[in-house]
RNA sequence: GGAGGCAUGGCGUAAUGGCUAUCGCAUCGGAUUGCAGAUCCGCAGGUUCUGGGUUCGAAUCCCAGUGUCUCCU
Numbered sequence: 001g002g003a004g005g006c007a008u009g010g011c012g013u014a015a016u017g018g019c020u021a022u023c024g025c026a027u028c029g030g031a032u033u034g035c036a037g038a039u040c041c042g043c044a045g046g047u048u049c050u051g052g053g054u055u056c057g058a059a060u061c062c063c064a065g066u067g068u069c070u071c072c073u
Stems, first nucleotide, its partner, number of pairs: 001072007010025003018056001028042004049065005
């Protein structure tokens, strides 16, 4: 220099262009316990990397950029 993959709550992960974006772990609250852990129940937490475009409708498709990983030279 060239090609390709990936980027979604704190972490990991799902989602065929169409319901209020899924689930697990962690955090928080409650039950239980002498206290804690384990277990059980419940809540909160997301500008879906950034900026544009297409579309009635975009996490999803297109363009550019940033970061990261792999391959080629």